[in-house]
A computed fold for an 89-nucleotide RNA from Hymenobacter sp., annotated as SAM riboswitch aptamer (S box leader). It was read from a public genome assembly, where an Rfam model found it. Lineage of the source: Bacteria > Pseudomonadati > Cytophagia > Cytophagales > Hymenobacter. Its Rfam family is "SAM riboswitch aptamer (S box leader)". About the family: The SAM riboswitch is found upstream of a number of genes which code for proteins involved in methionine or cysteine biosynthesis in Gram-positive bacteria. The SAM riboswitch acts at the level of transcription termination control. The predicted structure consists of a complex stem-loop region followed by a single stem loop terminator region. An alternative and mutually exclusive form involves bases in the 3' segment of helix 1 with those in the 5' region of helix 5 to form a structure termed the anti-terminator form. This entry represents the conserved core of the complex structure involving helices 1-4. The prediction has a mean pLDDT of 88.
RNA sequence: UUUUUAUACAGAGGCGCGGAGAGACAGGCUCGACGAAACGCCGGCAACCCCCACCAGUUGGAACGGUGCCAAGUCCUGACAUAUAAAAA
Numbered sequence: 001u002u003u004u005u006a007u008a009c010a011g012a013g014g015c016g017c018g019g020a021g022a023g024a025c026a027g028g029c030u031c032g033a034c035g036a037a038a039c040g041c042c043g044g045c046a047a048c049c050c051c052c053a054c055c056a057g058u059u060g061g062a063a064c065g066g067u068g069c070c071a072a073g074u075c076c077u078g079a080c081a082u083a084u085a086a087a088a089a
Stems, first nucleotide, its partner, number of pairs: 001089008013042004021031003025078004043070003048066002051061003054057001074081001
């Protein structure tokens, strides 16, 4: 990078650094000098993998570890769209 499967109306932010953008894309709309992105630290949410149990599957539990996530329903609409997880090539 491609493919497959699953999920996306719930949930969860402070500080430091930085200094003008951010919300994938298009159109909207919104957030931002009362400080955007990126990066770091700490904290949290969730429960895909991992782990445990059993009545054995569209099950229940747990949260040390591997990911993910922490404005707005994936912010809204659109598309052969996007994101994340697990697996395969």